[in-house]
Molecule: transfer RNA
Organism: Alphaproteobacteria bacterium
RNA sequence: GGGGAUAUAGCUCAGUUGGCAGAGCGAGUGGUUCGCAAUCACUAGGUCAGGAGUUCAACCCUCCUUAUCUCCA
Numbered sequence: 001g002g003g004g005a006u007a008u009a010g011c012u013c014a015g016u017u018g019g020c021a022g023a024g025c026g027a028g029u030g031g032u033u034c035g036c037a038a039u040c041a042c043u044a045g046g047u048c049a050g051g052a053g054u055u056c057a058a059c060c061c062u063c064c065u066u067a068u069c070u071c072c073a
Stems, first nucleotide, its partner, number of pairs: 001072007010025004019056001027043006049065005
């Protein structure tokens, strides 16, 4: 220098053919307990890496950029 993959909640990750942003773990509050652990219920937590475009509508499609991993040289 060229090809490919990945980027979504604090962490690990889903998200189907474009139409509501989610799960587990973690955190907070409450119940059960003398207390802890465990368990149950509820709550909070998001610039979907950044920018532009297409579209009535974009995590999803197109282009550019950034970071990480990987292959070739």